Source information
Predicted 3D model of a 72-nucleotide RNA (transfer RNA) from Fimbriimonas ginsengisoli Gsoil 348. The sequence is in RNAcentral, with records from ENA, GtRNAdb and Rfam. The prediction has a mean pLDDT of 84. Its Rfam family is "tRNA". By type it is a transfer RNA. The family is grouped with related families in Rfam's "tRNA clan". Taxonomically the source falls in Fimbriimonas ginsengisoli (Bacteria, Bacillati, Fimbriimonadaceae, Fimbriimonas).

C1' cells in the first nucleotide's frame, strides 16, 4: 500500500433498528469472636471519534484513529 477483524461498565464480553445488559470486581447490609464465604440490595456507560440515512442508531452508511490478522 491493500484486504478482513476487534474497539460496548474498573476487568473478560454479550446486544434481531425500538428501555444498554451478565460475569467478576466495587460499596452497603446479611452472616462470623473475626477474616473469607453465603444471601440481600446497590453505584459505576459522550457504546473509539467525526458525519449521514432513519419516527427511532450500540446496531445500516461513509470518513477517521487505534489494536490484531493476512497478502503485496
Nucleotide at each position: 500500500g491493500g484486504g478482513c477483524g476487534g474497539u460496548u461498565a474498573g476487568c473478560u464480553c454479550a446486544g434481531u433498528g425500538g428501555u444498554a445488559g451478565a460475569g467478576c470486581a466495587c460499596c452497603a447490609g446479611u452472616u462470623u469472636c473475626a477474616c473469607a464465604u453465603u444471601c440481600u440490595g446497590g453505584g459505576g456507560g459522550u457504546c473509539g471519534u467525526a458525519g449521514g440515512u432513519u419516527c427511532a442508531a450500540g446496531u445500516c452508511c461513509u470518513a477517521u484513529a487505534u489494536c490484531g490478522c493476512c497478502c503485496a